[in-house]
Formats: sequence, structure tokens, C1' cells
RNA sequence: UGGGUCGGCUGGACGGUCGCGUCGCGGGCGGGAGACCGCCGGCGCCGAGGAACGUCCGGGCUCCACAGGGCAGGGCGGUGGGUAACACCCACCCGGAGUGAUCCGCGAGACAGUGCCACAGAGAGCAGACCGCCGCGCGGCGUUCGCGCCUCGCGGUAAGGGUGAAAGGGCGGUGUAAGAGACCACCGGGGUCGUGGUGACACGACCCGCAGGGCAAACCUCGCCCGGAGCAAGGCCAGACAGGGGAUGACGACGCGGCCCGCCGAGUCCCCGGGUAGACCGCUAGAGCACCACGGCAACGUGGCGCCGAGAGAGAUGACCGUCCACGAGGUUCACGCCUCCGGACAGAACCCGGCGUACAGGCCGGCCCAUUCG
Repeated sequence: UGGGUCGGCUGGACGGUCGCGUCGCGGGCGGGAGACCGCCGGCGCCGAGGAACGUCCGGGCUCCACAGGGCAGGGCGGUGGGUAACACCCACCCGGAGUGAUCCGCGAGACAGUGCCACAGAGAGCAGACCGCCGCGCGGCGUUCGCGCCUCGCGGUAAGGGUGAAAGGGCGGUGUAAGAGACCACCGGGGUCGUGGUGACACGACCCGCAGGGCAAACCUCGCCCGGAGCAAGGCCAGACAGGGGAUGACGACGCGGCCCGCCGAGUCCCCGGGUAGACCGCUAGAGCACCACGGCAACGUGGCGCCGAGAGAGAUGACCGUCCACGAGGUUCACGCCUCCGGACAGAACCCGGCGUACAGGCCGGCCCAUUCG
């Protein structure tokens, strides 16, 4: 210098003029006996995001259910750690890709059982003779009489060809009629032991000729975890209405009739009162943020100090102008530069956190790798 890979930060800046929302402090007007309420206007503080998004996981919080255990159902799955918890994060292991930095992996079990393996292919699961190779035999042809070739039949053979995603360890040698772990060396695999490591695992020694191909994102098995619904959760307050209960009860109705008694009863008073609508709480000070120190490879933890950063009602956070900063286009210039025009991504809180996933105009910074050049 060129190419690559990984990580972090940022998401226009400043000023002015209008406008909006919560909260706080004054003012004016109106209503009301008052408490207070309504309207208008002023000042001050604060006022979206790295993803506020999707609502896919995990928690806090609230209500309901619940002795304990099990079944069903769902989720997770190398090892060790982090965390409130996780399907997240960190470190490591194993396998694969890459020269490398680095990246990728729904990473338990296929000698418990069941099932599936399309097409092609002879054969796809207690393997398989289509071609080929080899042996024997009948027949035919040729012959230099040694034999050679062809058709067929019976056997042997899994070394070679061919099919396939996958064909019963791989390469080489010995051996054989041809072959074959039949035998041998190396590699792979299995078992036992030893060493290192918390562990996954790695390395080494000895033995075994090699025994069963794949799929568990098919059922299934093993281990671990999981109660349900969600702030429209839920709590609380006052009033009205339906309804319920109690007291009183007209000289009322019924018991033939007057009194007693029983029962009904308009009205009045008191109590209870579901749901909807309303006010308030829940509501934002929290697994919070910034900095420093210590422990740890790291994720993270502990301690110190400082700060408060939307909380509303179906819901405010906007518009314009000026200067600048990037981006893009055009003109000019050898180039640097200058001038003009255009113009700012994705998107937007609604109980709150931790993650994941997805979208994004651009800009800035850093680590590492490869190639080339110079010293």
C1' cells in the first nucleotide's frame, strides 16, 4: 500500500421564532356559603431509541389455584462457570471450513424396542453376483496340435467397474485358480490400564482382526426444568340505578264481624349491594446510570463516591429560518481545492427489567491475519 476478519462508539451540531405534554410556582376571570371547581394567560425543570420495533424466550410485580408425589403436555441437551432467571453470556472441549486472523454446529442415546431410507440400482439391512475376474463341463470355430476364441450351464470371488446421499474399515504388501483381516506393517476403530485436567477430553502403553450403515428436526429412552392468567393484573373511594334485608307503618286489606292476635301492605328511615362508567393508587428510585478501586482469562461480582433521565387521558416530544458538518450530482482544475444545486437512514415509549431476532443513509476508532514493497 492492497485485500480480509473481528470488536467498540455514534445515529447530525449550534442559534432564533412559533407550537405541544407531565410536574412545580405566581396571576386574572367566572361559579360556589365554604371546601373547592372550571377557563385563560405567564415563568421554570424535564420530555423517546439503539433498536423504544417483533412480542420469540426468561424474570420481577399482582390476582387465582395449590399437602406431598406421580401421569399427561411442553422446553432444554458437550464441559465448567456467570446470573434473579433464561433457549442468554463467558471460557474451554470435540467435529467441520479456511494459508491465516476467524467462522460454523437445535453437539445426550442408533449393541432397549418400533419405524423409515424416495429415485437410481443386482442388492438399502439377520446384505447383494448386473458387468467383470477365476475354475470345471457340453457344444461350435480356428490351429503351427502347445492351445486360443465364442455361446451356454454349474460353481468360486465383494479386489475392480457401475447405481446411489449412503454398498459391511482405508492404502500398500503377502497369499490365491481368482479373491478375501485369510495373514502382515501403518492409519482408523474397540477394550483395559496409566498420566494430566474440576470436567468435557487429550496423550501414552498393552491387547483385540474389526463386531451392528444412516435418520432421534420419526416414535422413543435418559437427565434437568416448568401451576395458570396478565397493569384492560390488581387495590381503594364516593355517588346513582336494579335488587335484597331490617324497623316503623294509614285507624288500610284478609282471617264473617268489634277488640286482642296472625298475615299482607303504599310511604318513610337504616344497612348490604354485583357489573359498567368515574376519581385516586399501582406508576416509575431501579437486578438503575456514570466514574474509580479490588477479585476474576472473561462473562461478572464486591466496595466507594456522585446523579435523577418521560411518565400523562387512546396517548405530547413538532414546524420554519440562518450558519456549519457529513452524503450525492454537476461545473472547473493535472491534482489539492473552489462554486452551484439537492438533502439527513430505520423507526417512535404506555407496568418495569435481562436477552434474542429483525430494520438501518452514513460517519468515527481499535485489535488481528494474508500478500507486496522499503529499511